[in-house]
Molecule: c-di-GMP-I riboswitch aptamer
Organism: Clostridium fungisolvens
Parts: sequence; structure tokens; C1' cells
RNA sequence: CAUAGAUAAAGGCAAAUUUAUUGAAAGAUAAAGACGCAAAGCUACGGGCCUAAGGUAUUUUAAAUACUAAGGUAGCCGGGUUACCUAA
Repeated sequence: CAUAGAUAAAGGCAAAUUUAUUGAAAGAUAAAGACGCAAAGCUACGGGCCUAAGGUAUUUUAAAUACUAAGGUAGCCGGGUUACCUAA
């Protein structure tokens, strides 16, 4: 340095839920709270999944339904990138 991750050490992050804000929604942000996580740090490049404002189509007007991401999810998986410690 690379690989690896233990009944090691020092730490870190924060699920569900609640409150407030924001968003069409999915979600996101902050505080409380810990299910868990060796990258549960960052990043939407690939796949998956979620939502459907807008758009398109259908239908007996209104409405309803279906399809669709340029919206989202990194704590779905992979890729890229940065990183603490060190037993075997």
C1' cells in the first nucleotide's frame, strides 16, 4: 500500500414513531428517539422500486381510469470516489 473485518480500542451514523416546516405526491429538512449499520460517508452512472404535478389516451359533461419522470429512493443492488482502527 492492497485485501480483510474480531466478544479489540476510540468514536460515528440514525430505522420506526412523534412534533414542526416543505412538496401535487413519493419524499425531504430540523428536534426528540434508536431498529440497525464496517462505509447506513458522498455521488442518480446502470438496474430495480415509489410517486404522477404536467403531458397523452379512453369514457356519458363534471369527474374517473390507464400510461409516462425531466420528481424521488444511496438504510434496494451494483458502479465511482473519500475514509478511523487493527487481531487473524